This is a predicted structure of a 349-nucleotide part of an RNA (small-subunit ribosomal RNA, central domain) from uncultured Sphingomonas sp. Rfam family: Bacterial small subunit ribosomal RNA. Its family is annotated with ribosome and structural constituent of ribosome in the Gene Ontology. Model confidence (mean pLDDT): 88 of 100.
Context: one part of a larger RNA
RNA sequence: CUGGGCGUAAAGCGCACGUAGGCGGCUUUGUAAGUUAGAGGUGAAAGCCCAGGGCUCAACCCUGGAAUUGCCUUUAAGACUGCAUCGCUUGAACAUCGGAGAGGUAAGUGGAAUUCCGAGUGUAGAGGUGAAAUUCGUAGAUAUUCGGAAGAACACCAGUGGCGAAGGCGACUUACUGGACGAUUGUUGACGCUGAGGUGCGAAAGCGUGGGGAGCAAACAGGAUUAGAUACCCUGGUAGUCCACGCCGUAAACGAUGAUGACUAGCUGUCGGGGCUCUUGGAGUGUCGGUGGCGCAGCUAACGCGUUAAGUCAUCCGCCUGGGGAGUACGGCCGCAAGGUUAAAACUC
Numbered sequence: 001c002u003g004g005g006c007g008u009a010a011a012g013c014g015c016a017c018g019u020a021g022g023c024g025g026c027u028u029u030g031u032a033a034g035u036u037a038g039a040g041g042u043g044a045a046a047g048c049c050c051a052g053g054g055c056u057c058a059a060c061c062c063u064g065g066a067a068u069u070g071c072c073u074u075u076a077a078g079a080c081u082g083c084a085u086c087g088c089u090u091g092a093a094c095a096u097c098g099g100a101g102a103g104g105u106a107a108g109u110g111g112a113a114u115u116c117c118g119a120g121u122g123u124a125g126a127g128g129u130g131a132a133a134u135u136c137g138u139a140g141a142u143a144u145u146c147g148g149a150a151g152a153a154c155a156c157c158a159g160u161g162g163c164g165a166a167g168g169c170g171a172c173u174u175a176c177u178g179g180a181c182g183a184u185u186g187u188u189g190a191c192g193c194u195g196a197g198g199u200g201c202g203a204a205a206g207c208g209u210g211g212g213g214a215g216c217a218a219a220c221a222g223g224a225u226u227a228g229a230u231a232c233c234c235u236g237g238u239a240g241u242c243c244a245c246g247c248c249g250u251a252a253a254c255g256a257u258g259a260u261g262a263c264u265a266g267c268u269g270u271c272g273g274g275g276c277u278c279u280u281g282g283a284g285u286g287u288c289g290g291u292g293g294c295g296c297a298g299c300u301a302a303c304g305c306g307u308u309a310a311g312u313c314a315u316c317c318g319c320c321u322g323g324g325g326a327g328u329a330c331g332g333c334c335g336c337a338a339g340g341u342u343a344a345a346a347c348u349c
Base pairs, nucleotide, nucleotide: 004320005319006318007303008302012317014201015200016199017198021194022193023192025088026087029084030083031082033081034080035077036076037075038074039073040072041071042070049065050064051063052062053061054060091191092188093187094186095184096183097182098181103177104176105175106174107173108172109171110154114150115149116148117147118146119145120144121143125136126135162169163168206247207246208245209244210243211242215241216240220236221235222234223233258316259315260314261313262312263311266294267293268292269291270290271289272288273287275285276284277283278282298305299304322349323348324347331342332341333340334339
């Protein structure tokens, strides 16, 4: 390479948008590039293969055939693909109406709690633990009442509930704004799918500049524990956690399951929106879109998956190819750095 694979054995890029490319609905006519068939030319000889023959055999040699799967010219066909073209509406998009939502950004507001500050009451303890001690407290702590300040997070509602492409999103109000869904079938008429490179987004930690700093808390200090204790426990405590702007670009970034479309038994819960029926503060039934639990066929090494597939197919992309060495070295690119990304070999089992 031909293959075989990618939930857990090696393997789905963290996610999206999108360039090239690949692939692409129903239908009319034309064309004849691909395609198919016929004919002709060419495809050197030798060699290989087959059939004969010549050296006493063989090797070797000679003759003939086949093969040379290709290319060119020409004739024909017109299904399929391409190209051009007349149309279509089911794919896709748009329009109208409607309801749902922690979707995003910005500004403002609120209450509980915590800590600190001031004042009152009050007196000897408080705190902490397995037990203690470090620690705080007669310079009045802890407790309790009132007032004030600050920062961060939003109890209950809360739900295998909702929204988002993923990361993620949870007090309330307002402004701006994205997407999805349902109903009506009105408009366009294949406008689609995927997507190498590329671009953007991307938890936490970390970095830069400037703010902020209540609580928590790496590092650090002390007290314990212990044979030791550079830990687990306790008392403190700085970066950080928060905000603005700019970087970083990684995670068990997980459903460890790429995207899109089609097909293939059902039962049951729940969320959003229509419809129909009825005995209407509801009940029943059916439907579209999500999100769960079971389960047939089928698949699977098993576990399990099972219309939200890991079933049956199609298109496109990514990735894997024994363990270690190693996601390392070197080089390139990116980064302020930390480092990231791309990515071997010797050697060894």